[in-house]
Context: one part of a larger RNA
């Protein structure tokens, strides 16, 4: 653009595409079977490898945004206590997110139509014959059934539920006047379960979307100041303290203002 009025949900699949693997033990059973040696089909059950989603409770790694020890220098008059630089100085831990070496989940099961092939019942051909007529069985493979997509499937499906005006000419299709901008939809703002952009998704004062405050919760591992013990270095008490990022909640204190704009008026 289109889907013969506009719109927001929900959808139904025509068609595609992914998937499909496989070991090893246990038990039938030391049983059929075998002169022993040896050993099963058929079914039940467990537990593996590789492959492949999807997560982060659990391990483990990153975590230059979080806490801490700790050299050398300069700063901050000076001690303390801070604070720049040296690959984040360097070391030791470590929250979210993000990974895999973690964790959990899959292949089956079932239906149908067949291949090779095994049959039934059968004649041409008084008899055999699975096949000519007719009817069974029968595969990790074929349609279905698991999971993704999907109505531009132009064959454009279906469901709900919203929403829209008078008068005039005209067969009509349209046109004109005078109102009217509806349902919804964008821009614009906050931003994140989305994300190269777009685009998706939350929210926009009738408000918890981010900040921020305050509580937690994880994390670091016990601050500073002061008192005390020791000549001091340095321990010890106030103190499981102090500080804390993305985590969870609350609570309008900042910012999401006013607002524009597209969409029309019952639809050949």
């Nucleotide at each position: 653009c289109g889907c013969a009025g506009g719109a927001g949900a929900u959808u139904u699949g025509a068609g595609g595409g992914g998937g499909g693997c496989u070991g090893u033990c246990c038990u039938u059973a030391g049983u059929a079977c075998g002169a022993g040696a040896g050993g099963a089909c058929c079914g039940g059950g467990a537990u593996g490898g590789a492959c492949g989603g999807a997560c982060c409770u659990c391990c483990a790694g990153u975590g230059u945004u979080c806490c801490a020890g700790u050299u050398g220098u300069c700063a901050u008059g000076c001690c303390a206590g801070u604070g720049g630089c040296a690959a984040u100085g360097c070391u030791g831990g470590g929250u979210a997110g993000c990974u895999g070496u973690g964790u959990c989940c899959g292949g089956u099961c079932g239906g149908g139509a067949u291949a090779a092939c095994c049959g039934c019942u059968g004649a041409a051909g008084g008899c055999a014959u699975c096949u000519a007529a007719g009817c069974g069985g029968g595969a990790a493979g074929c349609c279905c059934a698991c999971c993704c997509c999907a109505a531009g499937a132009u064959g454009a499906g279906a469901u709900c539920u919203c929403c829209c005006a008078g008068g005039g000419a005209g067969c009509a299709a349209u046109c004109c006047c005078u109102c009217u901008g509806a349902a919804g939809g964008u821009c614009g703002g906050u931003g994140g379960u989305a994300g190269a952009c777009c685009a998706c998704c939350a929210c926009u004062u009738c408000g918890a979307u981010a900040g921020g405050c305050u509580g937690g919760a994880g994390g670091u591992g016990u601050a500073a100041g002061c008192a005390u013990a020791g000549u001091a270095a340095u321990g010890u008490g106030u103190u499981c303290a102090g500080c804390u990022u993305a985590c969870c909640a609350g609570u309008a204190c900042u910012a999401a203002u006013u607002g524009a704009c597209c969409g029309u008026g019952c639809g050949c």
Model confidence (mean pLDDT): 89 of 100. This is a predicted structure of a 268-nucleotide part of an RNA (large-subunit ribosomal RNA, domain VI) from a Thermodesulfobacteriota bacterium. The source organism's lineage runs through Bacteria, Pseudomonadati and Thermodesulfobacteriota. Rfam family: Bacterial large subunit ribosomal RNA.